Predicted 3D model of a 72-nucleotide RNA (transfer RNA) from a Candidatus Melainabacteria bacterium.
Its Rfam family is "tRNA".
The prediction has a mean pLDDT of 83.
RNA sequence: GGGCGCUUAGUUUAAUGGCAAAACGCUUCCUUCACACGGAAGAAAGUAUUGGUUCGAUUCCAAUAGUGCCCA
Numbered sequence: 001g002g003g004c005g006c007u008u009a010g011u012u013u014a015a016u017g018g019c020a021a022a023a024c025g026c027u028u029c030c031u032u033c034a035c036a037c038g039g040a041a042g043a044a045a046g047u048a049u050u051g052g053u054u055c056g057a058u059u060c061c062a063a064u065a066g067u068g069c070c071c072a
Stems, first nucleotide, its partner, number of pairs: 001071007010024004018055001026042005048064005
């Protein structure tokens, strides 16, 4: 330099173009003398950024940024 992927909650991952969900973690409560386990409830992301298409975008298109793999 060229090609192909990935980017969503603190972490790991879902999500046919139509109200963004789960597990673990976190907070509170129950249970315990206490801790752990277990049970109940709750908070937390508008989806890497900027544009475009569309009535409507996590999803489709482009650029940029980060990251990974391959080729030279």